Annotation
Predicted 3D model of a 75-nucleotide RNA (transfer RNA) from an uncultured Actinomycetes bacterium. It matches the Rfam family "tRNA". By type it is a transfer RNA. The RNAcentral record of the sequence draws on ENA.
RNA sequence: GGCUGGGUAGCUCAGUUGGUACGAGCGUGCGACUGAAAAUCGUGAGGUCGACGGUUCGAUCCCGUCCCCAGCCAC
Repeated sequence: GGCUGGGUAGCUCAGUUGGUACGAGCGUGCGACUGAAAAUCGUGAGGUCGACGGUUCGAUCCCGUCCCCAGCCAC
């Protein structure tokens, strides 16, 4: 440099033929339980969906460029 896959909550990951992310688990706040903790149970918060443009009434989703990560190929 070329190709492929990926970037969504603090972490690991789903998801959407374009129309409110009811997102899941872990973590975390509060409460219950306990002498106190752990475990368990209940409940809450937490997202400009990598960046910038384009298409569209409407983009996390489609198109373009770029950035980052992993793998393969080439040098």